RNA sequence: GGACCCGUAGCUCAGUUGGUUAGAGCGCUACAUUGACAUUGUAGAGGUCAGAAGUUCAACUCUUCUCGGGUCUA
Numbered sequence: 001g002g003a004c005c006c007g008u009a010g011c012u013c014a015g016u017u018g019g020u021u022a023g024a025g026c027g028c029u030a031c032a033u034u035g036a037c038a039u040u041g042u043a044g045a046g047g048u049c050a051g052a053a054g055u056u057c058a059a060c061u062c063u064u065c066u067c068g069g070g071u072c073u074a
């Protein structure tokens, strides 16, 4: 240099034949429970879906470019 894959919550990931509100587990906060802690239960906070542009009535999802990470190859 070329090809391919990945980027979604603090962490690990699901969701990708475009469709109404973006989710799970762990973690975090509050309350209940306890003498206290843990466990358990209930509720809650937390996301510019890596960034920008384009297509579309509608984009996490499709296209292009950029950024970051990884694999292969010369």
Stems, first nucleotide, its partner, number of pairs: 001073007010026004019057001028044005050066005

The RNA shown here (transfer RNA) has 74 nucleotides and comes from a Candidatus Magasanikiibacteriota bacterium. The source organism's lineage runs through Bacteria, Bacteria candidate phyla and Candidatus Magasanikiibacteriota. It matches the Rfam family "tRNA". Gene Ontology term of the family: triplet codon-amino acid adaptor activity. The prediction has a mean pLDDT of 80. It was read from a public genome assembly.